[in-house]
Context: one part of a larger RNA
């Protein structure tokens, strides 16, 4: 370091057991609550902190009336302190109270806040101030009032009723999608779904035929089964789909309108009385209105007209009594004693109750202990009811037909859409947007186009219970529903914590004991923990609490390893060392007829653990033709985590009944639940024949029928009949529509939320140090005759130029698990402008907004987020869990908008069946063919040669015609030789058909159920392509893999043998093998190689070697070798400088010779020399070449080292050719078992169909996708079980038994309340893998990091402990900031004391932590006045809805207005408190002066009316003032110089408010004169304390003068002077008019009184705000000293503040 094992008071929370929560479902109540303030909140209320429950200022409660009865003051403890038998706490019932929000309703408003009027009360002198009521809008009704307008309306006021929000589903409406399905997609679908809208009720809607429809009809509506997946509708695709009949639940019918009658009124007309007339009465006649009666129907009513009736029946409206019931509650039987044991309710014994043995509890399992149960009783007060009864309302017919009268912009029709199953079709019928438009009973609508006949009804008016639906609420009950990853998101303070602007999104988290008996005491230690004592049965139940696995950690032990070896970690073997006993064996003991069970003791490794060495061996999923693969996926472990479930069909299978079969819906009994009962549920049985499926087919249908159809008609032919089986229901296996085996889109579509980011806009505020450069105007001078120019000077424009702030970001580094989800440093761009920015405000999803990049639109935008349609869809990727057994594919074929999907077929399985002239296999015989082959006659291809044209070409001759030669070239014919998929005059083997014999314990075929498969790879072989390239591609045969292990081929799917049922230390063999690794021959014999060829490789080359075949040369001496010649004309000629054999050219003869070339070569400038052919000797036997074959050789150059597997081998361990042995596999045998199937036995039991055991015998038993079969675990449910269990269940640790397996016993441990057998059922029913989902624990790794590199150091405190804390004293940093103020955010973070678990990137005596207490004080400050943009918005207008827009009105700062300063003071506030001085605005009093009381005039509201408020911008001068700074004087102190300070030099201070007078200016301001107060060194005294010291308070108190320099962005002031973009409202204020009140009022002084509500700590360029953080980032505005400088630059420093938490 490995493996084991053993402990852990190691992490950890599975498993068991439990449940107080949850799920369905069934039943009863109830079905609402609200302006008498709901629903839902905020705040508050307790003696003591915060939750939650209760409850309202009468706050944890208050009163009556009941019910109870001994203790109570909730969860929830402890303390302190009440109350209660004079009845408390508690339960009911009925009342009081009930804060502010919220419809919210006096107005307003950022929800729980502010602000008002009037009337009543209360309070002050008085003004305030408090307590109570009223005072929103809309609609109706009356009532008064009342415009433009006469009457009258609108309108306004009162007044009196109603409305309004909220609520789960269920219900009616208007309005209304997409995904999806159609394998695209557009009608269709989805679907009138979902979504948002309005309205309604306990239900709701419909509803009493102008219906249905064709009967011998029926007789509102609603529902349920049924018809029926039919009729139909339909890119007749894909889908959609009725209705009448029938059986049932229920059962219920009415009112009006109209003719016509009365009666009342209004009006006209005419007439009549009365009156001179206005004018009053009366009749009559139309007209209209309102009351009553009258009437309601389709065999047509009824009005009218004439007879008749006068009590019976109905009620759905009111109200009543009494009985019953809800809300509380009373009573309620029956046991003891031994044993175990902590506890008994367990055992054991004896008993007893039961109208009660349902459930709960109690210390372990309880009729008899408690609570209850059966059976009874029982209510002051509030409510509910069926049967009852009053009251009220209803209720008539008959006959006659002359005339009346039966619902009009309707019915009907046209076009235009919509609903009916019905998609415009023949399209009826039912709704209507437009446009025509009857009829009145002799009348109309309807019967699926329309007609006619027949039937039916009677619209255009309205009402109506019951059967249905659905459950937010209260109660009861019940489960083959869950049991803490489960079951509601929530068993716990759960819609909380957390997140997001916001809509919305949203966990996790149960269990000590029987009782807390919750650990007194002691002793370590700062704590924090642990050790002891002590309780308890147990503390290994100790609060991090039952059990206590695993992963992953400690600690101790066994054995193994240290020089060599090496690889998926295991397996088969094995020396060694170590420990032990559920087998085995002896002994012998109970029990039991026996098998056999109990238990007892001895013995003993054969059993366990490591193992050194040796053999084999590249994991697992998945997904491939094919993975160790370097191709997916997984870091472990635990728990969860996928083919379910309905309907409807096909099929097999069991059982009933059978030509018949079964009931639905629903009814009824019985039990049992629930209920006050009727009643209603489950489950059983029984009824329900409606309906369906079967018996009869054929036909397109009429119809016909054991037959029909075709046809004129069959001799005929097609489908049937002769051959009867089905129907229900359990199971299973499929299918089809549902999410459909899980999980996973990008997307579409609906209604919502978002312009605190960012775009553009509006409104209104604010910023922009310093410095140049110099336009136009203007003015002086000159010049000119003028226009005009020329210079100076003045001015100060400019999208002007340098540069700070402030805004951007161009380049480069760094960063890139950052400090930062875009920064940092340097360097850059712009900086008076189309600038930059606060702050309120508009405007959005196919939308916005865009100076335009598709850029932005809250860290996402080619279409935002968020919830829903919704489990959208996915032909696509991944992933699906116990075993065993039998069989076992396909990678082709047609088709496919198909080609990685599909559907048919083939191949595969299962069951049933047929079973012989079948299938398959040889072998013979009989067939037909045109491939390999082979020809070249045909057809084309193509070489060579002959010949050859009234064929070319060249020549030649010709005036033309033409005509000759020809060695060139040439169709065609011969000849030889050769090709051919698409040539054949020929032509196999092998397939193939057929027949026939043999053969096999083979199989074939039909018919149904289930599949998968349709990517294949590669060897061998025939072929297409391709380069006769490819591990290439595409067919055809065949094998292997694929889906198959063994053996060989070192390694090596697909080659070569050979096809694994288990086992064995048996034998035999294949392939390929026999020195060693390595098992078997260093075999035998014959050659071959010399190359390590073996043991890689062409063309090509070569005197390598064996063997063989032909030539030729040789004793007339050959071949090689020596030894000699190797010459002459000649230096051949030409060339040439030379050319003498040898540069080149020609020519290449001769001579002499054995033999010698006008030369092979070398050589030289040419010569020259030196070789060669050739010849002769010498030497003696073979030489030479040529072909052919057998093993060798070079050819042969690559990146780490390797072309036999190594070692190594050479008459071999190579190669070749014979032989003989042997080894070699999971093949073949042997021996034992195991299955499966087949045969025929035996034996049990039988519903006779079969089932089940036994042995026998063949035969088989490799398997991926798949089919089939048999079993194992899990959880539950029903019966049985004289089942077990505190004498110890389940769970969990160990373990050597059993079982083929999935698994199952027993035993000890632990553990401390439940659990198992059987035999049937149901199933949320197994998991090593979904980049799965929760928790957990590791690797990495004590590793990266501890967030500006402004910096720290030392001494002292306190403390258990100090780099960081305090104190000192040093050192460093910032200093337009790293200071100081405040405004938006925040929201106690502020101060003080205590603490240090946790948070702070360390450590902490410290903190922005954590606990406890404390803290914010206003008439002047800022909100409340007032109005911008914007918002709402009374009537108003417009719009399916919701809702838009908008008048008055109102809200709405960033804007107007508007009255206080200085000093102290606290630990923590101060323009708030304290002191002192002011200021404003109101009341009282008082003094003094105006004005008034006549209405023109006081003074108060109020309204108008004018100014004022009241406004850019950019320049530059100027005035005034001194804020502040520096110094001069003073005052105090100190240095220190000479003996001596007053000198010199240093440090500190030298100061702030205000009033009354005079003057002076246009202001701002300033002089001058007199006060008043505070500050202030430092002195005096002191409470008190840790006493050389510190030190609240109290008293006194020095200079403060005179001057000089400088001077601000503040003041006059947007005043002035240019400019062009021409630069807010309201209020306030002042003047004046009108109206109304009106007797007092006001103006100065003085005094005195009163002045409300909120908000005030702290941080605030940042550790309190925005960025997840104690983050190098952002975050408006104000102030801002000194030296140097133009300067807010920049460099140094002052106050102040810091050293950036390792």
């Nucleotide at each position: 370091u490995g493996u084991c094992u053993a402990u852990g008071c190691a992490c950890g929370g599975a498993u068991g057991a439990c449940u107080u929560g949850g799920u369905u479902a069934g039943g009863u109540g109830a079905g609402g609550c609200g302006a008498u303030g709901a629903a839902g909140g905020a705040c508050g209320c307790g003696g003591u902190a915060a939750g939650c429950a209760g409850c309202g200022a009468u706050a944890u409660g208050c009163u009556u009336c009941g019910g109870g009865u001994a203790g109570c003051c909730g969860c929830a403890a402890a303390c302190a302190g009440g109350c209660u038998u004079u009845g408390a706490u508690c339960c009911g019932a009925a009342g009081a109270u009930c804060u502010c929000c919220g419809a919210a309703u006096g107005g307003g408003g950022c929800a729980a806040c502010c602000c008002u009027u009037c009337c009543g009360g209360u309070g002050u002198u008085a003004c305030a101030g408090c307590c109570g009521g009223a005072a929103a809008c809309c609609c109706u009704g009356c009532u008064a009032u009342g415009a433009a307008u006469a009457c009258a309306u609108a309108g306004u006021a009162g007044u009196a009723g109603g409305g309004a929000g909220c609520g789960a589903a269920c219900g009616g409406g208007a309005c209304g999608a997409a995904u999806u399905g159609a394998a695209a997609c557009a009608u269709c679908u989805a679907a009138g779904u979902a979504a948002g809208c309005c309205c309604a009720g306990g239900a709701a809607a419909a509803g009493a035929a102008a219906u249905c429809g064709a009967a011998u009809g029926a007789g509102a509506c609603u529902c349920c089964c049924c018809u029926a997946g039919u009729a139909g509708c339909g890119g007749c695709g894909a889908g959609c789909g009725a209705a009448a009949a029938g059986g049932g639940a229920c059962g219920a019918g009415c009112c009006u309108a109209a003719a016509c009658c009365u009666g009342a009124g209004u009006u006209u007309g005419c007439c009549c009385u009365c009156g001179c007339a206005a004018g009053a009465g009366g009749a009559u006649a139309g007209a209209u209105u309102c009351a009553g009666g009258g009437g309601u129907u389709g065999u047509g009513g009824g009005a009218c007209u004439c007879c008749g009736a006068u009590a019976u029946g109905g009620u759905a409206g009111u109200c009543g009594a009494g009985g019953g019931g809800a809300u509380a509650g009373c009573a309620g039987a029956a046991a003891u004693g031994c044993c175990u044991g902590g506890a008994a309710a367990g055992g054991c014994a004896u008993g007893c109750c039961a109208a009660a043995g349902a459930g709960g509890g109690u210390g372990a399992a309880a009729g008899c202990c408690c609570c209850g149960u059966a059976a009874g009783c029982g209510a002051a007060a509030u409510u509910c009811u069926g049967a009852c009864g009053a009251c009220g309302c209803c209720u008539a017919g008959g006959a006659g037909u002359a005339u009346c009268c039966c619902a009009a912009g309707u019915a009907c029709c046209a076009c235009g859409g919509g609903a009916c199953a019905c998609g415009g079709g023949a399209a009826a019928u039912c709704c209507u947007g437009u446009g025509g438009g009857a009829a009145u009973c002799c009348a109309g609508g309807c019967u699926g186009a329309c007609c006619a006949c027949a039937g039916u009804c009677u619209a255009a008016g309205g009402c109506u219970a019951a059967a249905u639906a659905c459950u937010a609420c209260a109660c009861c009950u019940a489960a083959a529903c869950c049991g803490a990853u489960a079951g509601c998101g929530c068993a716990c303070a759960a819609g909380u914590a957390c997140c997001g602007u916001g809509a919305g999104g949203g966990a996790a988290a149960g269990u000590u004991g029987a009782a807390a008996a919750g650990a007194a005491c002691c002793a370590c230690g700062g704590g924090a923990g642990g050790g002891g004592a002590g309780u308890g049965a147990a503390a290994u139940a100790g609060a991090a609490c039952c059990u206590a696995a695993a992963u992953u950690c400690a600690u101790a032990g066994a054995c193994a390893u240290a020089c060599a070896a090496a690889g998926c970690g295991a397996u088969g073997g094995a020396a060694g060392g170590c420990c032990u006993a559920u087998a085995c064996c002896c002994a012998g003991g109970c029990c039991g007829c026996a098998a056999g069970g109990c238990g007892u003791g001895g013995g003993g490794a054969u059993g366990g653990c490591u193992g050194a060495c040796c053999g084999u061996g590249u994991a697992c999923c998945u997904u491939u033709u094919g993975c160790a693969u370097a191709a997916u996926g997984g870091u472990c472990c635990g728990a969860c985590g996928a083919g379910u479930u309905g309907u409807u069909g096909u099929u097999g299978u069991a059982a009933g009944c059978g030509a018949g079969u079964u009931u639905a819906a629903g009814u009824g009994u019985u039990c049992c639940g629930u209920g006050a009962a009727a009643g209603c549920g489950u489950a059983a049985c029984a009824c329900g024949a409606a309906g369906g499926c079967g018996c009869a087919g054929g036909g397109a249908a009429a119809c016909c029928g054991a037959g029909u159809c075709c046809u004129a008609a069959c001799c005929g032919g097609g489908c049937g009949a002769u051959u009867u089986a089905g129907c229900u229901u359990g199971c299973a296996a499929u299918a089809a529509c549902a999410g459909a085996c899980c999980c996973g889109a990008a997307g579409c579509u609906g209604a919502g939320u978002g312009a605190u980011c960012u775009a553009c806009c509006c409104a209104u505020g604010a910023g922009c140090a310093g410095g140049g450069g110099g336009a136009a105007g203007u003015u002086c001078a000159g010049a000119g005759a003028a226009a005009u120019c020329u210079g100076g000077a003045u001015g100060g424009a400019c999208g002007u130029c340098c540069g700070a702030a402030c805004c951007c970001u161009u380049c480069a580094g760094c960063g890139u698990u950052g400090a930062a989800a875009a920064a940092c440093u340097g360097u850059g761009g712009g900086a008076u402008g189309a600038c930059u920015u606060g702050u309120g405000g508009g405007u959005u999803g196919g939308a916005g907004c865009g100076a335009a990049a598709g850029a932005c639109u809250a860290a996402a935008c080619a279409a935002a987020c968020u919830c829903a349609g919704a489990a959208a869809u996915u032909g696509c990727u991944g992933g699906u869990u116990c075993u065993c057994c039998c069989c076992g594919a396909a990678a082709c074929a047609a088709u496919u908008c198909u080609a990685g999907g599909g559907u048919u077929c083939g191949c595969c399985u299962c069951a049933a069946g047929a079973c012989a002239c079948u299938a398959c296999a040889u072998u013979a015989u009989a067939g037909g063919g045109g491939u390999a082959g082979a020809g070249u006659g045909c057809u084309g291809a193509a070489u060579g040669g002959a010949c050859u044209a009234c064929g070319g070409g060249a020549c030649g001759c010709u005036a033309c015609c033409g005509c000759g030669u020809u060695g060139c070239u040439g169709a065609g014919u011969c000849c030889a030789a050769c090709c051919a998929a698409a040539c054949u005059c020929c032509g196999a083997a092998u397939a193939c058909u057929a027949u026939a014999a043999u053969g096999a314990c083979u199989a074939u075929c039909u018919u149904g159920g289930g599949a998968g498969u349709a990517a294949g790879a590669c060897g061998c072989u025939g072929g297409g392509g391709g380069c006769c390239a490819a591990g290439c591609u595409c067919c055809g045969g065949c094998g292997u893999c694929a889906a198959a292990a063994g053996g060989g081929a070192a390694u090596c799917a697909g080659c070569c043998c050979a096809g694994a049922c288990c086992a064995c230390c048996a034998g035999c063999u294949a392939a390929g093998g026999u020195c060693c690794c390595u098992a078997a021959u260093a075999a035998u014999a014959a050659g071959c190689u010399a190359a390590g060829u073996u043991g890689u490789a062409a063309a090509g080359g070569a005197u390598g070697u064996g063997g063989a075949u032909u030539c030729g040369c040789u004793a007339a001496u050959a071949c090689a070798g020596c030894c000699a010649g190797g010459a002459u004309g000649u230096u051949g000629g030409c060339u040439c400088a030379g050319a003498g054999g040898c540069a080149g050219c020609c020519a290449u003869c001769a001579u002499u010779u054995a033999a010698a070339g006008a030369g092979u070569g070398c050589g030289u400038a040419a010569c020259a020399g030196c070789u060669c052919a050739c010849u002769g000797g010498c030497c003696g036997a073979g030489c030479g070449a040529u072909u052919c074959c057998g093993c060798g050789c070079c050819u042969a150059a690559g990146a780490u080292g390797a072309a036999c597997g190594g070692g190594g081998a050479u008459c071999a361990a190579g190669c070749u050719u014979a032989u003989a042995a042997c080894c070699g596999a999971a093949g073949c045998u042997g021996u034992g078992g195991g299955u499966u199937u087949u045969a025929a036995c035996c034996g049990u039991c039988u519903u006779c169909g079969g089932a089940c055991g036994g042995a026998u015998a063949g035969a088989g038993c490799g398997g991926u996708a798949g089919g089939g079969g048999a079993g194992c675990a899990u959880u539950g449910u029903u019966c049985a079980g004289u089942u077990g269990g505190u004498u110890g269940a389940a769970g969990c640790u160990g373990u050597a038994c059993c079982g083929u397996g999935a698994g199952g016993a027993g035993c000890a441990g632990u553990g401390g309340a439940c659990a198992c057998u059987g035999a049937a059922c149901a199933a949320g029913g197994g998991a090593u893998u979904a980049u799965g989902u929760c928790g957990g624990a590791a690797u990495g790794a004590g590793u990266a990091g501890c967030g500006a590199a402004a910096a720290c150091g030392u001494c002292u405190g306190c403390g258990a402990g100090a780099a960081a804390c305090a104190g000192a004293c040093g050192c460093g940093c910032c200093g337009a900031a790293a200071g100081u103020c405040g405004a938006a955010g925040g929201u106690u973070u502020c101060c003080u004391g205590g603490g240090g678990a946790a948070g702070g990137u360390u450590a902490a005596u410290c903190c922005a932590c954590c606990u406890a207490g404390g803290g914010u004080u206003a008439g002047u400050c800022g909100u409340g006045c007032c109005u911008a943009a914007g918002c709402u918005g009374a009537g108003g207008c417009c719009a399916a809805g919701u809702g838009g827009c908008g008048u008055a009105a109102g809200c709405g700062a960033u804007g107007g207005a508007u009255g206080a300063u200085c000093u102290g003071u606290u630990a923590a506030u101060a323009c708030u408190c304290a002191g002192a001085u002011a200021c404003u605005a109101g009341c009282u009093u008082g003094u003094u002066g105006g004005c008034g009381u006549u209405a023109a005039a006081a003074c108060u509201u109020u309204u108008u009316a004018u100014g004022u408020g009241a406004c850019g911008u950019a320049g530059g001068a100027g005035g005034a003032c001194u804020a502040g700074g520096u110094u001069u004087g003073c005052g105090g102190g100190g240095u220190g110089u000479u003996g001596g300070a007053u000198g010199u030099c240093c440090c500190c201070g030298u100061u702030c408010u205000u009033g009354c007078c005079c003057g002076a200016g246009u202001a701002a301001u300033c002089g001058g004169a007199u006060g008043a107060g505070g500050g202030g060194a430092c002195c005096c005294u002191g409470a008190g304390g840790u006493u050389u010291c510190c030190g609240a308070g109290g008293g006194g108190g020095a200079a403060g003068u005179u001057g000089a320099c400088u001077a601000c962005g503040a003041c006059c002031a947007c005043a002035c002077u240019g400019c062009c973009g021409a630069g807010a409202a309201a209020a306030g204020c002042a003047u004046a008019a009108a109206a109304a009140g009106g007797a007092g009022u006001u103006g100065a002084c003085a005094a005195g009184u009163u002045a409300c509500a909120c908000g005030u700590a702290c941080c605030g360029g940042a550790a309190u705000c925005c960025g997840a953080c104690a983050c190098a980032g952002g975050u408006a505005g104000a102030c801002c000293a000194c030296c140097a400088g133009a300067a807010u630059a920049u460099g140094g420093u002052a106050a102040g503040g810091c050293g950036c938490u390792c």